[in-house]
RNA sequence: GCCUACGUGGUCUAACGGCUAUGACUCAUCCCUGUCGCGGAUGCGACCCGGGUUCGACUCCCGGCGUGGGCG
Numbered sequence: 001g002c003c004u005a006c007g008u009g010g011u012c013u014a015a016c017g018g019c020u021a022u023g024a025c026u027c028a029u030c031c032c033u034g035u036c037g038c039g040g041a042u043g044c045g046a047c048c049c050g051g052g053u054u055c056g057a058c059u060c061c062c063g064g065c066g067u068g069g070g071c072g
Stems, first nucleotide, its partner, number of pairs: 001071007010025003018055001027043005048064005
C1' cells in the first nucleotide's frame, strides 16, 4: 500500500429502516443479615466522527478515524 471484519454505558453484549436502544457484570440506594457476603427491589449510565439516501437511520451508502485478521 491492497483486501477484509468490526466500532453501542466503566466492561461484555443484543437490536426487520419505525422500541422508552436489550441483557449480564460493575456502581449507587433500599430490603434481608448481629456484620460481611449471597439473595431480592429500584436507579444511574451508551449508538466512533462527518456527509448522503429516506417521511423516518444504531441499522443502508460514501468518506474519515481507530482496532483485529490476511496479502504484499
Predicted 3D model of a 72-nucleotide RNA (transfer RNA) from a Minisyncoccales bacterium. Its mean pLDDT, the model's own confidence on a scale to 100, is 81. Its Rfam family is "tRNA". About the family: Transfer RNA (tRNA) molecules are approximately 80 nucleotides in length. It is annotated as a transfer RNA.